A computed fold for a 100-nucleotide RNA from a Candidatus Acetothermia bacterium, annotated as Glycine riboswitch aptamer. Its mean pLDDT, the model's own confidence on a scale to 100, is 76. Rfam family: Glycine riboswitch aptamer. Gene Ontology term of the family: glycine biosynthetic process. The model forms 85% of the base pairs in the Rfam consensus.
């Protein structure tokens, strides 16, 4: 100088749901039970779409398999006073390329 998005740091905001029982010397640590939450990661799927096969003059139909999203859904993992994290947000840095 150039760049659309993504990825990377770091600042700020950021929700839900027992400070539950019992044991371990004591405990904010651990294990066990029960109960509950979704917004860390994780798994499922819908319309549609694409491929075979069957039926056929043809669309067009019916069975398989395959791609296919979340803040939906599962609760595996995580979590239920502070603290830690936290999907998501805004501001900032800077990442690649080219040329002197």
């Nucleotide at each position: 100088g150039c760049u659309a998005a993504a990825u990377u740091c770091g600042c700020u905001g950021g929700a839900g749901a027992g400070a539950g029982c019992c044991u371990g010397c004591c405990a904010u640590c651990a294990g066990g039970c029960c109960a509950c939450c979704g917004a860390a990661g994780g798994g499922g799927c819908a319309a549609u779409u694409c491929u075979g096969a069957c039926u056929u003059g043809c669309c067009a139909g019916u069975c398989a398999g395959g791609a296919g999203a979340a803040u939906c859904u599962c609760u595996c993992a995580g979590g239920u006073a502070a603290g830690c994290a936290g999907a998501c947000a805004g501001g900032g840095a800077g990442a690649g390329c080219u040329g002197g």